Notes:
This is a predicted structure of a 73-nucleotide RNA (transfer RNA) from uncultured Oscillochloris sp. The coordinates come from a structure-prediction model, not an experiment, and the mean pLDDT is 83. Its Rfam family is "tRNA". The family's RNA type in Rfam is transfer RNA.
[in-house]
């Protein structure tokens, strides 16, 4: 330089061929306990890495760019 993967909740990861953004630790509060942990039971957390584009609608298609892991030279 050229090729592949991959960036999504604080972490680990889903999202079926475009059509409501989740799960699980973790948090927080509540139940139980004498007090706690453990169980249950609610709660809150997303610029979908980044700018465009297409589209009535984009985590998803496209183009550009950043970062990270692999290869090729």
């Nucleotide at each position: 330089a050229g090729g592949c993967g991959g960036g999504u909740a604080g972490c680990u990861c889903a999202a079926u061929u475009g059509g409501c953004a989740g799960a699980g630790c973790a948090g927080c509060g509540g139940c139980c306990u004498c007090c706690a942990a453990a169980u249950c039971c609610g709660c809150a957390g997303g610029u979908u890495g980044c700018a465009g584009g297409u589209u009535c609608a984009a985590u998803u298609c496209c183009u550009g760019u950043c970062c990270c892991g692999c290869c090729u030279g």